A computed fold for a 319-nucleotide RNA from a Candidatus Hydrothermarchaeota archaeon, annotated as Archaeal signal recognition particle RNA. Rfam family: Archaeal signal recognition particle RNA. It is annotated as a non-coding RNA gene. For this family Rfam cites "Towards the structure of the mammalian signal recognition particle" (Wild et al., Curr Opin Struct Biol, 2002). Taxonomically the source falls in Candidatus Hydrothermarchaeota (Archaea, Methanobacteriati). It was read from a public genome assembly, where an Rfam model found it.
RNA sequence: CUGCGGGCUAGGCCGGGGGGUUCGGCGUCCCCUGUAACCUGAAAUCGUCGAUAUGCAGGGGCCGAAGCUCCGGGGGCGGAGCGCUCGAGCCCGCGUUUCAGCCCGUGGCGCAGCGAUGAGGGGUCGUCCCGUAGGACCGGUGGUUCCCCGGCGCGUCUUGGAGGAGACGCGUGAAGGGGAUUUGCCCGCUGAACCCCGUCAGGCUCGGAAGAGAGCAGCGGUAGGCGGGACAUGCGGUGCUUACGGGGGUGCGGCUCUGAGCCUGUGCCACGGUCAACUGGCGCGGGUGAGGGGCUCCCACCCCGGGGCGUGCCCGCUU
Repeated sequence: CUGCGGGCUAGGCCGGGGGGUUCGGCGUCCCCUGUAACCUGAAAUCGUCGAUAUGCAGGGGCCGAAGCUCCGGGGGCGGAGCGCUCGAGCCCGCGUUUCAGCCCGUGGCGCAGCGAUGAGGGGUCGUCCCGUAGGACCGGUGGUUCCCCGGCGCGUCUUGGAGGAGACGCGUGAAGGGGAUUUGCCCGCUGAACCCCGUCAGGCUCGGAAGAGAGCAGCGGUAGGCGGGACAUGCGGUGCUUACGGGGGUGCGGCUCUGAGCCUGUGCCACGGUCAACUGGCGCGGGUGAGGGGCUCCCACCCCGGGGCGUGCCCGCUU
């Protein structure tokens, strides 16, 4: 010095990665992947660290100078990103009937229904509207015009002792009576604070008396007012009605003629029409978007090449 065996020390191995979280690393969380191959404890308002960050605290096993580490390339499980691309499905808008449903019409078929106790059709009348002339009903409105007698007021004259009596004229008039006319009347209540009319107990006045006068209350009335009735009305209205004339219409009803199908309902089919309001179809545009592809990047695991560090100490045997 070489090789073999034993002991020892430094050291190595007992996993790695992606996502999430974080200012950032690692761990606890999720996922992928590898090995013959560790255990215990705590840890999301968290634990422990700071590009010398690739866990913290504690324990164990194996190998042992065995190896560890860095760079590049290839394959490759898994993952991340993108003003990239394709894109099922869904949503919105627009268009389309030269797509359909829906709706309408025509025709056919089936079923149900009605039909000689009369389908369908024709005629006519009514029902509806208008006009003319009436009626009915309801409502509104209305209360005549005159004459005679009597009455009342005023004036004049005659007469009487007073109160009074008489005649004439004028005016008034709603008052009491009668008559004519009218729809213009009847009944009830009320009724003259602008002085209405009649009758007027008591009381007052005149008077010898008879009696007369003015007149309050009361009573009876007038104009007027209210209500009701009757009447009138050339006024208005009508779920009414008569006659005549006209119009409109076929829904319903009456009558009549004819005499066998009818049309309604529903389903299906065919043809035609209409619709963009509704539903579906189709087309276009926009949005969202499972998923596929592309590009970039990280990467478990495997393979290839190169670099760096290390290959130590002791004992025995051997050439």